[in-house]
RNA sequence: AAUCGAUAAAGGCAAACCAGUCGAAAGGCUGGGACGCAAAGCCACGAGUCUAAAGCCUCCCCGGAGGCCAUGAUCGUCGGGUUGCCGAA
Numbered sequence: 001a002a003u004c005g006a007u008a009a010a011g012g013c014a015a016a017c018c019a020g021u022c023g024a025a026a027g028g029c030u031g032g033g034a035c036g037c038a039a040a041g042c043c044a045c046g047a048g049u050c051u052a053a054a055g056c057c058u059c060c061c062c063g064g065a066g067g068c069c070a071u072g073a074u075c076g077u078c079g080g081g082u083u084g085c086c087g088a089a
Stems, first nucleotide, its partner, number of pairs: 004087002012037002017032006035076001041082003045079003048074003055068005
């Protein structure tokens, strides 16, 4: 230095759920809370998944209903990129 990852040490993050708040929704943020995590740090680049406001199409009793669609979301779905703490075997 690379690989690797302990019943090590020092620290770190925080699922579900609850409250508040933003959003059309998915979901985000803040506080509480811990299921877990060695990148559960960061980047939506590839795939997946979720949502469908606007738009388009269809129907319509003209109130509305249904379908399609990412430009929205997810990095705690997987892959890729990038940075990084510790050091037993």
Molecule: c-di-GMP-I riboswitch aptamer
Organism: Peptococcaceae bacterium UBA6096